Notes: SAM riboswitch aptamer (S box leader) from Halobacillus sp. A5, 106 nucleotides, folded computationally. The coordinates come from a structure-prediction model, not an experiment, and the mean pLDDT is 86.

RNA sequence: UUCUUAUCUCGAGAGGUGAAGGGACUGGCCCGAUGAAGCCUCAGCAACCACUGGUCCGUCAGUAUGGUGCUAACUCCAGCAAGUUACUAAACUUGGCAGAUAAGGA
Numbered sequence: 001u002u003c004u005u006a007u008c009u010c011g012a013g014a015g016g017u018g019a020a021g022g023g024a025c026u027g028g029c030c031c032g033a034u035g036a037a038g039c040c041u042c043a044g045c046a047a048c049c050a051c052u053g054g055u056c057c058g059u060c061a062g063u064a065u066g067g068u069g070c071u072a073a074c075u076c077c078a079g080c081a082a083g084u085u086a087c088u089a090a091a092c093u094u095g096g097c098a099g100a101u102a103a104g105g106a
Stems, first nucleotide, its partner, number of pairs: 001106008013042005021031003025079004043071003048067002050063005075098001080095006
């Protein structure tokens, strides 16, 4: 980098440093000098891997010392297709695309 599978309306932030951006992309809408990104420290959340026990072998319950991940807004909303209500303003549903994370493979 890419492929497969699973999940994505739950949850959880302070300090230091830094100095203008950030929320993947595009549009919108937000966050940001009452201090963005990045980096460091500490804390926390969750339970994918892991571990323990059970099992009808599908999985279930538990733990948090380890490997990741995460700690504004539903993946912030939409993007493509179909449909419903409404009747030109919009609201909504389903599937998909894209993305993120984990585990395994190439």

Notes
Of the family's consensus pairs, 97% are formed in the model. Taxonomically the source falls in Halobacillus (Bacteria, Bacillati, Caryophanales, Bacillaceae).